[in-house]
Context: one part of a larger RNA
RNA sequence: CCCUCGUUAAGGAACUCGGCAAAUUGGCCCCGUAACUUCGGGAGAAGGGGUGCCUCAUUAGUGUUGUAUUAGAUUGCUUGCAAUCUGAGAAGCGCGAAGAGGUUGCAAUAAAGAGGCCCAAGCGACUGUUUACUAAAAACACAAGUCUCUGCUAACCCAAAAGGGGAUGUAUAGGGACUGAAGUCUGAUCAGUGCUGGAAGGUUAAGGUAAGAGGUGUAAGCUUCGAACUGAAGCCCCAGUUAACAUCGGCUCUAACUAUAAGAGUCCUAAGGUAGCGAAACUCCUUGUCGGGUAAGUUCCGACCCGCAUGAAUGACGCAACGACUUGGGCACUGUCUCAACGAGGGACUCG
Repeated sequence: CCCUCGUUAAGGAACUCGGCAAAUUGGCCCCGUAACUUCGGGAGAAGGGGUGCCUCAUUAGUGUUGUAUUAGAUUGCUUGCAAUCUGAGAAGCGCGAAGAGGUUGCAAUAAAGAGGCCCAAGCGACUGUUUACUAAAAACACAAGUCUCUGCUAACCCAAAAGGGGAUGUAUAGGGACUGAAGUCUGAUCAGUGCUGGAAGGUUAAGGUAAGAGGUGUAAGCUUCGAACUGAAGCCCCAGUUAACAUCGGCUCUAACUAUAAGAGUCCUAAGGUAGCGAAACUCCUUGUCGGGUAAGUUCCGACCCGCAUGAAUGACGCAACGACUUGGGCACUGUCUCAACGAGGGACUCG
């Protein structure tokens, strides 16, 4: 010097990205316990007090097949015994508070083992699952909601096929997609793309039919090309459909201080973002502005709205409970620190 421990004056987070690590708390009994809440919880909330041993005292009480014993009633008969029912109930043994008095020590769950707590916010409802070997989470799942396909030889999946799964199930079932408890809700747009339905017209392949033309041949014929006509789905077309993919505007002016614009005008669109929320896990400018907390706060909380670029199942907003999640604050506590010291064990080091 390193590792693992122990103790520490005064202070007590001044350390640090961050209380990381350590310390605090700790069992049992009693008292007491807030906001909020889905009335279950929150809750071991928080916060207090007690705890050894002796005596009263093998205490009160309680358990024991409610035993031994005993009172009454009924039945049976061998007339004083047995059985059944309803009451009372020892002794012994076991368990066992609460209280009073006393007593030892610095200290009584005397060792060991055994929650630190509170406030506020974000995200995810919850228990659960996950990157075997750097990520446990706000990711996945979930109950629940919605859409869609499927009538059974089901849809769908595996498989040239046979066959199998679905399912020895049958629409309260099964497959696919999205959202993700419950609460309050879920606005506008079908123009584009998709899907579903429609079939009048246009377009459209092989095929069919065929005017005509070429080659060859004396010819019959053989053969090649072929306008027009006919000819399905699809596409064009016409509708519907958004908890389908998606999208949800500019500019100009206006009120008797100023400012602002309820309002007016105009252009464009399929329709111009509703409710809610909002510097947010979303805000560039930005440490926005105001308020709170601090002596001092780029973080945090509450507001404002000028939303670069929020917004309604790629769900919106709230939310009790829950979380080895994330953020801010506080109490307690401490060698994290001011600032280091001492001790123990094991290494390093020296010798063998």

This is a predicted structure of a 352-nucleotide part of an RNA (large-subunit ribosomal RNA, domain IV). The coordinates come from a structure-prediction model, not an experiment, and the mean pLDDT is 86. It matches the Rfam family "Bacterial large subunit ribosomal RNA".